[in-house]
RNA sequence: GGGCGUUUAGCUCAGCGGGAGAGCACUGCCUUCACACGGCAGGGGUCCACAGUUCGAUCCUGUGAACGCCCA
Numbered sequence: 001g002g003g004c005g006u007u008u009a010g011c012u013c014a015g016c017g018g019g020a021g022a023g024c025a026c027u028g029c030c031u032u033c034a035c036a037c038g039g040c041a042g043g044g045g046u047c048c049a050c051a052g053u054u055c056g057a058u059c060c061u062g063u064g065a066a067c068g069c070c071c072a
Stems, first nucleotide, its partner, number of pairs: 001071007010024004018055001026042005048064005
């Protein structure tokens, strides 16, 4: 220098253009003498950035960034 992949909650990851979810974690309550387990409820997101396409973008396109792999 070139190619490819990934970027979504604190962590690990879903999410076929119609307005964002799960598990774990966290908080409160119940249960217990207490803890753990279990049950119920709840909080938490500029979907990497900017621009474009579209009535509408986490999703499609372009440029850039970070990380990883491969080639030179």